[in-house]
The RNA shown here (SAM riboswitch aptamer (S box leader)) has 106 nucleotides and comes from a Sphingobacteriales bacterium. It was read from a public genome assembly, where an Rfam model found it. Its mean pLDDT, the model's own confidence on a scale to 100, is 75.
RNA sequence: CACUUAUAGAGAAAGACGGAGGGAUUAGACCCAAAGAUGUCUUAGCAACCUGUAAACACUCAAGGUGCUAAAUUCUAUCCCAACAAAAAAAGGGAACAGAUAAGUG
Numbered sequence: 001c002a003c004u005u006a007u008a009g010a011g012a013a014a015g016a017c018g019g020a021g022g023g024a025u026u027a028g029a030c031c032c033a034a035a036g037a038u039g040u041c042u043u044a045g046c047a048a049c050c051u052g053u054a055a056a057c058a059c060u061c062a063a064g065g066u067g068c069u070a071a072a073u074u075c076u077a078u079c080c081c082a083a084c085a086a087a088a089a090a091a092g093g094g095a096a097c098a099g100a101u102a103a104g105u106g
Base pairs, nucleotide, nucleotide: 001106002105003104004103005102006101007100013043014042015041016040017039021032022031023030026077027076028075029074044069045068046067049065050064052061073098078095079094080093081092
């Protein structure tokens, strides 16, 4: 990097450094940010994918390997469903696409 499988409206922040944009990408919306965001480091925490304890399984516990700690993956975009005589829009439900994380394969 590619592929497969699984998961996501839950949960969990302080300090230091640093100094301008950031929230993956494109567009729109919305939001965060000099009362210092995004990011990096330290510490702390959350969680339960792998591993471990226990164990028939499930459940439970832990923090060893990862991950995560603004907002639903911030929301929408493509398709389908229900309602309407028909069309369009908004709101609703489901699926897909894309991305993220884990485990595995190459």